[in-house]
RNA sequence: GCCAAGCAAAGGCAAACCCGUCGUGAGGCGGGGACGCAAAGCCAGGGGACUCAUCGCAGUCAGCCCAGCUGCCUCG
Numbered sequence: 001g002c003c004a005a006g007c008a009a010a011g012g013c014a015a016a017c018c019c020g021u022c023g024u025g026a027g028g029c030g031g032g033g034a035c036g037c038a039a040a041g042c043c044a045g046g047g048g049a050c051u052c053a054u055c056g057c058a059g060u061c062a063g064c065c066c067a068g069c070u071g072c073c074u075c076g
Base pairs, nucleotide, nucleotide: 003076005074006073012037013036017032018031019030020029021028022027035063041069042068045066046065047064048061049060050059051058052056
C1' cells in the first nucleotide's frame, strides 16, 4: 500500500420518546435519551416513501435500497 473481516479493546454515531426552537406540512436544528449501527460519514443521481395555503420547473426523508465520493481502530 492492497484485500477481506468485526471476537476483544479504545473511540464514534444515536431510533422511539420528552423539552426548546424553526417550518403550512413532511421534517430540520439544539438539549436530554438509547433501539440500534462497521460507514447510522457525505451525497436527493436512479428507485421508493412522505408533505402542501401553492399539486409543480415545489418540497421532505441518506436510520428503505442502489449508484457516486470519503474514512477511524483492531485482528488476519
Molecule: c-di-GMP-I riboswitch aptamer
Organism: Frankiales bacterium